[in-house]
The part of an RNA shown here (small-subunit ribosomal RNA, central domain) has 346 nucleotides and comes from an uncultured bacterium. Its mean pLDDT, the model's own confidence on a scale to 100, is 85. RNAcentral holds the full RNA, with entries from ENA and SILVA.

Context: one part of a larger RNA
RNA sequence: UUGGGUUUAAAGGGUUCGUAGCGGGCUGUUAAGUCAGAGGUGAAAGUUUUCGGCUUAACCGAAAAAUAGCCUUUGAUACUGAUGGUCUUGAAUAUUAAUGAAGUAAUUAGAAUAUGUGGUGUAGCGGUGAAAUGCAUAGAUAUCACAUGGAAUACCCGAUAGCGAAGGCAGGUUACUAAUUAAUUAUUGACGCUGAAGGACGAAAGCGUGGGUAGCGAACAGGAUUAGAUACCCUGGUAGUCCACGCUGUAAACGAUGGAUACUAGCUGUUUGAACGUAAGUUUGAGUGGCUAAGCGAAAGUGAUAAGUAUCCCACCUGGGGAGUACGUUCGCAAGAAUGAAACUC
Numbered sequence: 001u002u003g004g005g006u007u008u009a010a011a012g013g014g015u016u017c018g019u020a021g022c023g024g025g026c027u028g029u030u031a032a033g034u035c036a037g038a039g040g041u042g043a044a045a046g047u048u049u050u051c052g053g054c055u056u057a058a059c060c061g062a063a064a065a066a067u068a069g070c071c072u073u074u075g076a077u078a079c080u081g082a083u084g085g086u087c088u089u090g091a092a093u094a095u096u097a098a099u100g101a102a103g104u105a106a107u108u109a110g111a112a113u114a115u116g117u118g119g120u121g122u123a124g125c126g127g128u129g130a131a132a133u134g135c136a137u138a139g140a141u142a143u144c145a146c147a148u149g150g151a152a153u154a155c156c157c158g159a160u161a162g163c164g165a166a167g168g169c170a171g172g173u174u175a176c177u178a179a180u181u182a183a184u185u186a187u188u189g190a191c192g193c194u195g196a197a198g199g200a201c202g203a204a205a206g207c208g209u210g211g212g213u214a215g216c217g218a219a220c221a222g223g224a225u226u227a228g229a230u231a232c233c234c235u236g237g238u239a240g241u242c243c244a245c246g247c248u249g250u251a252a253a254c255g256a257u258g259g260a261u262a263c264u265a266g267c268u269g270u271u272u273g274a275a276c277g278u279a280a281g282u283u284u285g286a287g288u289g290g291c292u293a294a295g296c297g298a299a300a301g302u303g304a305u306a307a308g309u310a311u312c313c314c315a316c317c318u319g320g321g322g323a324g325u326a327c328g329u330u331c332g333c334a335a336g337a338a339u340g341a342a343a344c345u346c
Stems, first nucleotide, its partner, number of pairs: 004317003007300002012314001014201004021193002024087007032080002034076008047065007090191001091188004095183005102177007109153001114148007124135002162169002206247006215241002220236004258313006266291011295302002319346003328339004
């Protein structure tokens, strides 16, 4: 390299947008690729075949064949390409509806915790397996009223429910923005698929600047437990968690399953449209679940949301350890990230 693979054995990029790659039906022209004929070239030696010379062989001589390809020229036109025309089924747009925790910003509500002030009230409270640290006569805990502040949206709805490219998204309302689906026609007329490099987004933690800080809570302190206890349990508690702007760019970023298209038996739920029907319901789209036929699979399983049958494009794998390490480079404020070996060893 070919071949073989990538749910779980090594292997799908975190997601998406985007140059090369691949690409629908009919038709005209062209003849670049492609195919056919002819000519030239393709040195000699070597190779293969035949014949010959040394006693044979190796070796040597002669003849013929073979020779990837390249060039010139004459044709062919199915396919690919180029170019012109045309079509509507792929794709998109318009119209009318529908849907949802899709996004951004603003605003608002109630419950709870905490704190403060005041009232009532008196000796405990709190915590645990049991305790203690801790809080409390400077009046705690409990209870009532009022106030302040931050964070999160209980029960019900709520769901193998929904939406989003992924990360993710849940009190209410408003504004702005995006998406998907259906229906009927209409419009454009291949405008498509994928996507190395590159751009954008990207949980949590972390970093920078400035705010904020109720609860929780790494670190830390104390109390317990214990042989010890740098833990599990308890009392406190700083960063952080929250907001704004900027950085980081990673996760079991998982369906451990890349994207797109077409085809291939059924049964049964559910979400959201449409058509028909008085209704029950039936039919038909788009999602989302369960069970199974064939098939596939090492099996577990999967099974129209394929891991089945095929095509196109990308990514990745090649024994375990060493190692996602070293070195170099790029990025980053740093933490570190990305790229990524070898010796040696089994």